RNA sequence: CUGGAGAGUUUGAUCCUGGCUCAGAACGAACGUUAGCGGCGCGCCUAACACAUGCAAGUCGCACGAGAAAGGGCUUCGGCCCCGGUAAAGUGGCGCACGGGUGAGUAACACGUAGGUAAUCUUCCCUAGAGUGGUGGAUAACUCUCCGAAAGGAGAGCUAAUACAGCAUGAGACCACAGCAUCUACGGAUGCAGCGGUCAAAGCAGGCCUCUUCAUGAAAGCUUGCGCUCAAGGAUGAGCCUGCGGCCCAUCAGCUAGUUGGUGAGGUAACGGCCCACCAAGGCUAAGACGGGUAGCUGGUCUGAGAGGAUGAACAGCCACACUGGAACUGACACACGGUCCAGACUCCUACGGGAGGCAGCAGUGGGGAAUCUUGCGCAAUGGGCGAAAGCCUGACGCAGCGACGCCGCGUGAGCGAUGAAGGCCUUCGGGUUGUAAAGCUCUGUGGGGAGAGAAGAAUAAGGAUACGCUAACACCGUACUCGAUGACGGUAUCUCCUUAGCAAGCACCGGCUAACUCUGUGCCAGCAGCCGCGGUAAGACAGAGGGUGCAAACGUUGUUCGGAAUUACUGGGCGUAAAGCGCGUGUAGGCGGCCAAGUGUGUCGGAUGUGAAAUCCCGCAGCUCAACUGUGGAAGUGCAUUCGAAACUGCUUGGCUUGAGUUUCGGAGAGGAAGGCGGAAUGCUUGGUGUAGAGGUGAAAUUCGUAGAUAUCAAGCAGAACACCUGUGGCGAAGGCGGCCUUCUGGACGAUGACUGACGCUGAGACGCGAAAGCGUGGGGAGCAAACAGGAUUAGAUACCCUGGUAGUCCACGCCGUAAACGAUGAGUGCUAGGUGUCAGGGGCUUUGACCCUUCUGGUGCCGCAGCUAACGCAAUAAGCACUCCGCCUGGGGAGUACGGCCGCAAGGUUGAAACUCAAAGGAAUUGACGGGGACCCGCACAAGCGGUGGAGCAUGUGGUUUAAUUCGAUGCAACGCGAAGAACCUUACCUGGCCUUGACAUCCUGCGAAUUUGGCCGAGAGGCUGAAGUGCCGCAAGGAACGCAGAGACAGGUGCUGCAUGGCUGUCGUCAGCUCGUGUCGUGAGAUGUUGGGUUAAGUCCCGCAACGAGCGCAACCCUUGUCCUUAGUUGCCAUCAUUCAGUUGGGAACUCUAAGGAGACCGCCGGUGACAAACCGGAGGAAGGUGGGGAUGACGUCAAGUCAUCAUGGCCCUUAUGGCCAGGGCUACACACGUGCUACAAUGGUCGGUACAAAGGGCUGCUAAGCCGCGAGGUGGAGCCAAUCCCAAAAAACCGGCCUCAGUACGGAUUGGAGUCUGCAACUCGACUCCGUGAAGUCGGAAUCGCUAGUAAUCGCGAAUCAGCAUUGUCGCGGUGAAUACGUUCCUGGGCCUUGUACACACCGCCCGUCACACCAUGGGAGGCGAUUGCUCCAGAAGUGGCUGCGCCAACUCGCAAGAGAGGCAGGUCCCCAAGGAGUGAUCGGUAACUGGGGU
Repeated sequence: CUGGAGAGUUUGAUCCUGGCUCAGAACGAACGUUAGCGGCGCGCCUAACACAUGCAAGUCGCACGAGAAAGGGCUUCGGCCCCGGUAAAGUGGCGCACGGGUGAGUAACACGUAGGUAAUCUUCCCUAGAGUGGUGGAUAACUCUCCGAAAGGAGAGCUAAUACAGCAUGAGACCACAGCAUCUACGGAUGCAGCGGUCAAAGCAGGCCUCUUCAUGAAAGCUUGCGCUCAAGGAUGAGCCUGCGGCCCAUCAGCUAGUUGGUGAGGUAACGGCCCACCAAGGCUAAGACGGGUAGCUGGUCUGAGAGGAUGAACAGCCACACUGGAACUGACACACGGUCCAGACUCCUACGGGAGGCAGCAGUGGGGAAUCUUGCGCAAUGGGCGAAAGCCUGACGCAGCGACGCCGCGUGAGCGAUGAAGGCCUUCGGGUUGUAAAGCUCUGUGGGGAGAGAAGAAUAAGGAUACGCUAACACCGUACUCGAUGACGGUAUCUCCUUAGCAAGCACCGGCUAACUCUGUGCCAGCAGCCGCGGUAAGACAGAGGGUGCAAACGUUGUUCGGAAUUACUGGGCGUAAAGCGCGUGUAGGCGGCCAAGUGUGUCGGAUGUGAAAUCCCGCAGCUCAACUGUGGAAGUGCAUUCGAAACUGCUUGGCUUGAGUUUCGGAGAGGAAGGCGGAAUGCUUGGUGUAGAGGUGAAAUUCGUAGAUAUCAAGCAGAACACCUGUGGCGAAGGCGGCCUUCUGGACGAUGACUGACGCUGAGACGCGAAAGCGUGGGGAGCAAACAGGAUUAGAUACCCUGGUAGUCCACGCCGUAAACGAUGAGUGCUAGGUGUCAGGGGCUUUGACCCUUCUGGUGCCGCAGCUAACGCAAUAAGCACUCCGCCUGGGGAGUACGGCCGCAAGGUUGAAACUCAAAGGAAUUGACGGGGACCCGCACAAGCGGUGGAGCAUGUGGUUUAAUUCGAUGCAACGCGAAGAACCUUACCUGGCCUUGACAUCCUGCGAAUUUGGCCGAGAGGCUGAAGUGCCGCAAGGAACGCAGAGACAGGUGCUGCAUGGCUGUCGUCAGCUCGUGUCGUGAGAUGUUGGGUUAAGUCCCGCAACGAGCGCAACCCUUGUCCUUAGUUGCCAUCAUUCAGUUGGGAACUCUAAGGAGACCGCCGGUGACAAACCGGAGGAAGGUGGGGAUGACGUCAAGUCAUCAUGGCCCUUAUGGCCAGGGCUACACACGUGCUACAAUGGUCGGUACAAAGGGCUGCUAAGCCGCGAGGUGGAGCCAAUCCCAAAAAACCGGCCUCAGUACGGAUUGGAGUCUGCAACUCGACUCCGUGAAGUCGGAAUCGCUAGUAAUCGCGAAUCAGCAUUGUCGCGGUGAAUACGUUCCUGGGCCUUGUACACACCGCCCGUCACACCAUGGGAGGCGAUUGCUCCAGAAGUGGCUGCGCCAACUCGCAAGAGAGGCAGGUCCCCAAGGAGUGAUCGGUAACUGGGGU
């Protein structure tokens, strides 16, 4: 010496960087709610704003003179006595400079600390020394007169002193002169004696007569005490000087004239430019002068592990101030808080002439403010002033009052007590919780109330007794001991008795951080919020309640400080990409610096001494019952100074060394720099020739050039600029940068070898220089290229990209600019730390003696890589590794590299470089996805190749819209729209209108009556209502019970009401796409990765191979159903080859075939050939009914879309309850300017129509299918056989085929629409059914943009059946069979998807994110004609009071001379001079508000 915690928030997730926020402690606090007691503290932080009233500094009669009134007593009434030599006042002495307050000013020797004063003073006090003699003149008080309203003053007269002034004396002090000694910092200081000069004083009080005089007793005198004077020492206090230390701004960089120094004089207690004269020209400053802002400093206090940071209330030390500014006087000390003078502002009085005042003393008032107390008691204690003392004074102080303002302590009860009471709250209705909590029983008595007792704080008081000392003395006085009065607080603390659990608990919080959870209300409202964030109908986040958690007479909030924050990093951070390396060099100051030795002792280390005030903090002990608080002792105070020592390191001095650095010699390499000259290719232009219609340009064009001859081509000439190939992660340079060839001049690096110098080095704030491109100035030059500009295109537009032109410029000379992604986004230097492999320059070794090869050294320049580092990416001897030295830079994002100011520039602009305001992030690296008009590979009727459609017409149907009393509701891109609905005339039905019911149409329970049940009549649209008749059942212990009906009461029923965004279940979609994951291991700090990627292959994450992976699961495939071939078994209702028979498989018979329905077989790349990696697999072939998953179906991974459905059903919550429930009638869901989807029928001749002739499959049928027959043109009617169905029926299949007619026309196509007549179903076809017959005969002649389906028994086309259903489907849906094609080169493109990779600022994931203008609102800010205020510099004017100087003709008691008059010495008023405050004038500077308008910025 006792000591160190983190969390939330950037992301889909991760790591890092980084800010913001929280948890802690503290406070002179304030505010809100609440409040029982006590102790100890604390209490205007704001207006150094203004102050009413009272008090806060007086005292001494033992310094002095004078001296009442009132009152009392006596009286002879004249007065006297007492109070009383008292009060008040005056002269004089001491004090008033302390104590008390405040923090305005002050950045300074103001403070702190350590020193100095040989440069000083110090009243009172202490110690020791020497004295205290004699004299003089005044003056206040007082009296009188006068002035004034007052405050106050003037004149005359009297008087005293410890007041004042001379004289004497001088141990001693001081001054001048000269001498000796000691010390010295050489300036001086101290001591000793000498000579000359100067300098003192005051008495008062008590006592006593030993000596002298008068003499009862006094005086002188003596003695004691207190004073006084001189001088010395001490103590205390103060002044002055110095080292060091402690704020911000450099957008304050230069400041200074008494300034710096000297000499002399003055001044002070004292040094000194402190002041003055003269002389010199200095002094301070980057280690921050000068200027600006802010601020009393310290011990300490708060915080912190500490280092630090913040702070300076209370207590204590120092300073400063006292209404503001200035000035001196007195005094030991002041330039003086309760003194003086002057000026100013303010307030008050006034008779208007003039006066008075200063709470930052204690109380108190107003004001300001969020905010801070009583106009209290007492001098009893402590302390102070005066006094000999008694004592007086003391708002210092001691106490009390007010205030939860703080700290500390106590209480509001304790034990037992389960039926786990009641009530509250919640509930899954069982219960849980409040909760041993209450009640109840047994106790205790702090605080409160009543009664009583009752402190400590008090002693060295005065005075008395005794003893000792002083003395002549037993006085006096002093000392010791003993007796001895005095309490504001206060009848307080404390104690005793009585009283009764009786009178005493709140506040905040409960989403995470952060301990504590539910219900109700509310519904992005109201509100909350410290950060993240809650609230849009199920809120643990709002509000209330219940419960809980925390603290507790308090609890929260706000504010402030430190902490956490290693977020300014000394302890203890960083700069490749997060903020951060100056563009590069040369170099000044500074910092740092090789080896050996000696000296020194600066730093450093150790010891000692002094100091570091007290209080505080810490430790021990002690006192209040404890504690807070207090007392006492110790420790500590990391500091400073002095001194002694050590000598390793550092510094300094000296001497040496060679390895750092440098010089010299030789050598080669190089786009290093500057200047001059030369060259060819290309381009353009000019001239001439040849030659003819185009050229040029583009994605395609046009502008443009060209018949006045272009382009092309040949020859010649001119001009300017740039230097192909060589050329290379080659070279050189500090960087910028440097490229044809030659010459000259010139810088640097490198290699080799000896020699030389001897640390000469490294870095480098300022400073100076260089510095691409663009740009600027002046003058040249100008071929090509080419900002601006023009034209042509492109485009919605195209102020662009493309094209044709084209000016500055690009080039040269000189001068500016000074910036770049000036980048390796990596400052310079030195040393150390595995390797491998290129390349450039030079050298060595080996070796033919070759420019090879091999090996090796140095210097440069690249790549890869270990350790290590890093957040990761990456770096890795050219470090971003390990260390050292120096410089530069960073500290959240935006505002902003902006504004203002300075500097630079011709300008453009550069450099330096903020703030207000605003956000909770901004950012780096990496990860997984998603996305890309990125890339690679692959698939799908995705395109392409085909066939047929839709979109046009009419109709059907659904939807939107509109309409309506209602047109119920839902579905809305693909993935809603012939969907829920496999069938709305009533019903359905949920909608509308109207009429009705209210325990209800339906369930359970209770009571009463009645069996149940069947049936009639009346009213009504019906629901329903009223009223009759029949009927008496079953069990039974005879009470009743079960089922049922009616009536009644309440619990409840009921809801197609809301929420599919509270849900279950079911479904759609991506998608039958090939994917989606896990365990273990491994890698990574981590999110994650690996596996799952890669090479092949597949329909497939199918399989094979490889591989830090090895395995596994859900998917794929297979297993299932159906279909295609065969076999076996079985033959009725099915079949019929053979035999017989019939109209007929009708019958006998048959069991072969078909078929039926059970079970099997079969197909597996199994076989062959080829390809392939000896694989997986693919290609071809054989066989086979079928060949490479044979066809079809069922089967749908992890998930996505808050996809759909609360109206199938179920269900939480909410809502309705004579209605949002229930019943009934009628209506509606069927509406109709319109738009869309899905279909049907067509537009015709591959057709229509008429007649005839064939061939299916799969289904259905008893409330049913219904045959034959008969009737009707027909729908249908009648009829009733058969059939519960391989038997009977529906049932006719249609297209097809054969034959006739139609002949290209709105038709013999097409059938809508409509008139009439019917049929059927049904209670009922009006709204609103289907069908039949006769008549009518619309649009439509193959369909714009666009768009759909389909790859084989498919498309297309043809009919059949079924579900639903009373009826209603030629068109929907689901099935069935008949006839039966075309095409696929291929994967560029469109669309969707899979896998790998890449970029990303996206993650709600591209329908993403996001930039700027404009419009609207608000906020802060820059500029701004000006205007206002504050501070301040300079130059003048002015000059109060006052000190000082000079004067002093007006005056003056003391001393000297003088008989006197008077003179002198000394002094006063007055005058004047210097200085100077306020004030005034002018001119600058800085700062702060403000302003029409204006600029950008933020939200």